[in-house]
RNA sequence: GUUUGAUCCUGGCUCAGGAUAAACGCUGGCGGCGCACAUAAGACAUGCAAGUCGAACGAACGAGAUUGAUUCUUUUAGUUUUAAUCAAGUUAGUGGCGGACUGGUGAGUAACGCGUGAGCAACCUACCUACAAGAGGGGAAUAACAGUUAGAAAUGACUGCUAAUACCGCAUAAGCUGAUAGAAUCGCAUGAUUUAGUCAGAAAAGGAGCAAUCCGCUUGUAGAUGGGCUCGCGUCCGAUUAGCUAGUUGGUGAGGUAAAGGCUUACCAAGGCGACGAUCGGUAGCCGGACUGAGAGGUUGAACGGCCACAUUGGGACUGAGAUACGGCCCAGACUCCUACGGGAGGCAGCAGUCGGGAAUAUUGCGCAAUGGAGGAAACUCUGACGCAGUGACGCCGCGUAUAGGAAGAAGUUUUUCGGAAUGUAAACUAUUGUCGUUAGGGAAGAGAAAGGACGGUACCUAAGGAGGAAGCCCCGGCUAACUAUGUGCCAGCAGCCGCGGUAAUACAUAGGGGGCGAGCGUUAUCCGGAAUUAUUGGGUGUAAAGGGUGCGUAGACGGGAUUUUAAGUUAGUUGUGAAAGCCCCAGGCUUAACUUGGGAACUGCAACUAAAACUGAAAUUCUUGAGUACUGGAGAGGAAAGUGGAAUUCCUAGUGUAGCGGUGUAAUGCGUAGAUAUUAGGAGGAACACCAGUGGCGAAGGCGACUUUCUGGACAGAAACUGACGUUGAGGCACGAAAGUGUGGGGAGCAAACAGGAUUAGAUACCCUGGUAGUCCACACCGUAAACGAUGGAUACUAGGUGUAGGCAGGAAAAUGUCUGUGCCGUCGCAAACGCAAUAAGUAUCCCACCUGGGGAGUACGGCCGCAAGGUUGAAACUCAAAGGAAUUGACGGGGGCCCGCACAAGCAGUGGAGUAUGUGGUUUAAUUCGAAGCAACGCGAAGAACCUUACCAGGGCUUGACAUAUAUCGGAAUAGAUAAGAGAUUAUCUAGUCCUUCGGGACUGAUAUACAGGUGGUGCAUGGUUGUCGUCAGCUCGUGUCGUGAGAUGUUGGGUUAAGUCCCGCAACGAGCGCAACCCCUAUAUUUAGUUGCCAGCAUGUAAAGAUGGGAACUCUAGAUAGACUGCCGUUGAUAAAACGGAGGAAGGUGGGGACGACGUCAAAUCAUCAUGCCCUAUAUGUCCUGGGCUACACACGUACUACAAUGGCUGUAACAAAGAGAAGCGAAGCGGUGACGUGGAGCAAAACUUAGAAAAGCAGUCUCAGUUCGGAUUGAAGGCUGAAAUUCGCCUUUAUGAAGCCGGAAUUGCUAGUAAUGGCAGGUCAGCAUACUGCCGUGAAUACGUUCCCGGGCCUUGUACACACCGCCCGUCACACCAUGAGAGUUGGAAAUACCCGAAGCCUGUGAGCUGACCUUUUGGGGGGCAGCAGUCGAAGGUAGAGCCAAUGAUUGGGGUGAA
Repeated sequence: GUUUGAUCCUGGCUCAGGAUAAACGCUGGCGGCGCACAUAAGACAUGCAAGUCGAACGAACGAGAUUGAUUCUUUUAGUUUUAAUCAAGUUAGUGGCGGACUGGUGAGUAACGCGUGAGCAACCUACCUACAAGAGGGGAAUAACAGUUAGAAAUGACUGCUAAUACCGCAUAAGCUGAUAGAAUCGCAUGAUUUAGUCAGAAAAGGAGCAAUCCGCUUGUAGAUGGGCUCGCGUCCGAUUAGCUAGUUGGUGAGGUAAAGGCUUACCAAGGCGACGAUCGGUAGCCGGACUGAGAGGUUGAACGGCCACAUUGGGACUGAGAUACGGCCCAGACUCCUACGGGAGGCAGCAGUCGGGAAUAUUGCGCAAUGGAGGAAACUCUGACGCAGUGACGCCGCGUAUAGGAAGAAGUUUUUCGGAAUGUAAACUAUUGUCGUUAGGGAAGAGAAAGGACGGUACCUAAGGAGGAAGCCCCGGCUAACUAUGUGCCAGCAGCCGCGGUAAUACAUAGGGGGCGAGCGUUAUCCGGAAUUAUUGGGUGUAAAGGGUGCGUAGACGGGAUUUUAAGUUAGUUGUGAAAGCCCCAGGCUUAACUUGGGAACUGCAACUAAAACUGAAAUUCUUGAGUACUGGAGAGGAAAGUGGAAUUCCUAGUGUAGCGGUGUAAUGCGUAGAUAUUAGGAGGAACACCAGUGGCGAAGGCGACUUUCUGGACAGAAACUGACGUUGAGGCACGAAAGUGUGGGGAGCAAACAGGAUUAGAUACCCUGGUAGUCCACACCGUAAACGAUGGAUACUAGGUGUAGGCAGGAAAAUGUCUGUGCCGUCGCAAACGCAAUAAGUAUCCCACCUGGGGAGUACGGCCGCAAGGUUGAAACUCAAAGGAAUUGACGGGGGCCCGCACAAGCAGUGGAGUAUGUGGUUUAAUUCGAAGCAACGCGAAGAACCUUACCAGGGCUUGACAUAUAUCGGAAUAGAUAAGAGAUUAUCUAGUCCUUCGGGACUGAUAUACAGGUGGUGCAUGGUUGUCGUCAGCUCGUGUCGUGAGAUGUUGGGUUAAGUCCCGCAACGAGCGCAACCCCUAUAUUUAGUUGCCAGCAUGUAAAGAUGGGAACUCUAGAUAGACUGCCGUUGAUAAAACGGAGGAAGGUGGGGACGACGUCAAAUCAUCAUGCCCUAUAUGUCCUGGGCUACACACGUACUACAAUGGCUGUAACAAAGAGAAGCGAAGCGGUGACGUGGAGCAAAACUUAGAAAAGCAGUCUCAGUUCGGAUUGAAGGCUGAAAUUCGCCUUUAUGAAGCCGGAAUUGCUAGUAAUGGCAGGUCAGCAUACUGCCGUGAAUACGUUCCCGGGCCUUGUACACACCGCCCGUCACACCAUGAGAGUUGGAAAUACCCGAAGCCUGUGAGCUGACCUUUUGGGGGGCAGCAGUCGAAGGUAGAGCCAAUGAUUGGGGUGAA
């Protein structure tokens, strides 16, 4: 950071830090110091890594020297050959020392292997040091060598010769060794040390030098060094490994070893180890240390240092002071090589190097100059130890890639709102410097007297020259520092977690810019941290994961008061040890640092000694309060057994009685005329016990309910006699343990799984009904689980109160009151995430047990144990997700609840749905039938009016700075008006008329060319503004301050009333306020007043056929200004004394009088880019624009909205009525005349209270029709006309005449309306050349009904549940189908490791034998003895073979469930 709309909590996942023997990607200047096969303990070519000593020895060679002889020559001499002597030097062999060190690796090992501390009175130690003593005299061989001989070779065999510091006797010798018997001293035991006796045994070697002397040799003692053995403590995981062990445990004797020891063997005994984890399985070298961490811890064991183990695998001994021996030997196995096939050779886990494996790890280098080692008297030799160099940014550290100035803020690039901004003092340019690098010159220390340096002409120093040669990597959505543009369009891709990408991506890719680090930067892997997420420090368990179903009790853990002792724990001090290196501190040396040197501190540990005695432990004594016993008393569905009782159901028998009963929402199945149900009487049988009955009682829990008796457990109270801590808890263990289920035997009335039938339903393997078997009941025996719950383990102590209830006691006349034990409720502190708990704690503390550690997989699989079975118990992993979850909040929703409203239902009236037509839509068709609107809230809607135009669509013909706007440049022309010709027209061509203003520069207008640009009814209403619809004229929506809550939030706004209303009143941790409601505005209903023309005319007068026509009037109507009026104001009742409601009076009007305008916060990504505006995208000789014609008017069909009807409340004919509101100049158009009529003519009057439109119609009256497809209805069609208009064919309206279709009141369903309303009648207007059944208005006539709120729909408030929040059109479960993944079972198959039994049995040690062979010594000598050897046999014994069990792994037709995925 991530679960949610938001919140708090629980809880997992993930990130930021540090580290590395690392690897990979991109990049790469220098130096110093380090590090470098983690995999195949795989296999290895080649070279080197252990030799040395000639002063141990013989022998061989031998530069050279001396002497002699000899040959030749140039004759003091040289040369050739040869003999003797000497000799520097070399070395195969014998001999000595060293090859047991150094170096490598980590396979094995869970062990006295390692670490730490002790012990050995049970031991060894070459070389070295010190001390003591000694070295006399002999002997026999053998290699080399020579000869013969076998073999391919390796390697031998035989014969002969020879030396020694090689080998063997003899002498001498010490408590050196053995035997024997003493003494003294000491010790924890065995015993040790010292010392005087006797007997026996055991030594030696020489070399060098003239010599002195030195180096060696032998014996002994001591030291030092190095080892060996033993013990305490510590040292990984698994119990789904619980029992293991026969040399096993101990003893005695013997053997063996340097040494104790079952180390080995014979005999005897039967022990030994183990829940404090034996045995078995897995994994692993251990430590100093290293990394991390605040620490405690966790992880790790590269490099350096200590120990161990190993050396191709396994076994074995020899030699030696030391080995069971990396560069020795023997045997066996595997492998490689040589071979003449008979036999032989080999061992890089030494240094380099090769192949292989792998993500991955270096040179077949130089030198012994230094340090160290072996040998040697030494010189010296050897030394892949080591010192150096090489390769690798693998790590750590240091340095550089320049420095200063420099704004016309250059160019370029990116971006832009086009103004600018950024890159950026960055560059250029000017000046300076010189680290590293380059060139040249000089040149070390490292070696303590001389000489001798691999590194190395290196480090370092000096000079020259010149910014010249030296920067990248990652990131930029949040976490997490850093943003824009373009491309892409759920594609390509990114991603550590959350998550980005579906046309405006700060998340992909690229670019610009920015951030971080920097010779590196990122990624991956691993460890610690964060993670208090295993919690000792430092967690939890009512609901989040988590209390065992309950008790009894073993081991264990913990445990009351007092006194004394002890000193195991504890505390303090001292001593030893805790290697060095490392860490830390202080200094020093490399220019600094890394690195390194010195000193200190530290190493928190272990052991020993001394001291203390509070606490714990141990021992002893004691106490009574914890616990228990005895006594007295009452309460109780506590348990077990036996017996008894009544009510009810059912059944049986009998009677009465007749047609139904039963059952349900309605029914049916079922029972009943063979007599049911009902009713009466009698009987049978089983089960359960009404009322009492109570959050009453009892019990550990499960559980226990009629009554009586018997047996029996526990609790409580009282009093205080007895015991004297006897206590608490309790892993394992034992016992109990609802219901269902199981076994055997009974029993069976009712009820009732399964099952059958009837219903319901789309289906109904259910709910409902009728039946019905196990079972339910009893006895005995199993099972052992439940939401076995208070989802709360047990014990003890403490911590405010109030109020019920059960059982005791005290108290009192009764009460009151007090007290103990149970059982409930409320509540303070405290606790808690909240809910809540709160003396019956979930508070404060102590003790013990059980359990938890993300969700799923899974309480599953396998294994074990238990069970007759069902099943129980214990109990994983692979894989998968980033959540799963708790409590509370706000909404939304509910076929939840309460209250309320609305033409919502109901009550009514008229309709729609059926017919014809009009109109819109869908669909279809078409070149096009332009586009939009889509439940309510699209569909007589945009469109208040498509013949052209409109027009956006289609076909064809044209234009390209354009039909339209602005600007610049150049050139031309007045503008303008008209005519002719071609063409469908646009258009083109021609002609005529016209000659503007001016400061003469030019300007207005216009044409052409060029450039910017115009244009788009093209896309996106899901990029937008604006406008509109809808919920809804519903009564709601919010804010400030305060208060409450950890918080989301709550309160206010809820509650009691009331209202049309969150309207008002009252109450209240709220008090106020805002947007809505209402009012203010308009029309209308009444009156008054003012005014009196174009309107009016009562009275007066004139006057007409008639007429406000005229004088006049201002009364009335009317017009239109003002004012009044209505406010629950008044009265009564109800109400809470309120608000208000009801009734009444008055009034034209009465409770917002009627109507309109007015629409809160918001919802629907609602509608509109085609009114308009607008971002982005697209288009640019076309998606622009002009024109002609066509289309939007099509037509099988479906739907919506209307009109006209179906008729008599009517049609038709005639005829004395009565409006309102509008409109009028390219207009309304009168009278008159013509026409049947539409209309024509005409032109008065009127820019309007004046004139015109204009006749209102229904109604009324009179007549006719008489119930019919009609004198209803008018569609359709023919004919003839009229009007508008360039134009009426596609495609207008009207008139006359003729024609006369469907239709006789409309299925399911559904709409409107509560009064001047519905219904019905006409009139006007807008649009408009013309076209109205539509729309907007106007007036006339004028009803019915509302009991009421159960139900349908919508809405408001409160409350409740919720796993919903895209909010029920939500969420979500399981099967099936497909794909993929891991996993269980599986006839089996294959492999592995470790044991067991048996067989075989190499080398070798040991034992026996040894007729064969045999130098030293002895001897009585052709020999014998002694000793030795070969050979043979035996025990043991590796590898190998055979066998049967167990374990682990892989695989397997098929099969089981699980997980993930798209629709």
Predicted 3D model of a 1463-nucleotide RNA (small-subunit ribosomal RNA) from an uncultured bacterium.
It matches the Rfam family "Bacterial small subunit ribosomal RNA".
Its mean pLDDT, the model's own confidence on a scale to 100, is 84.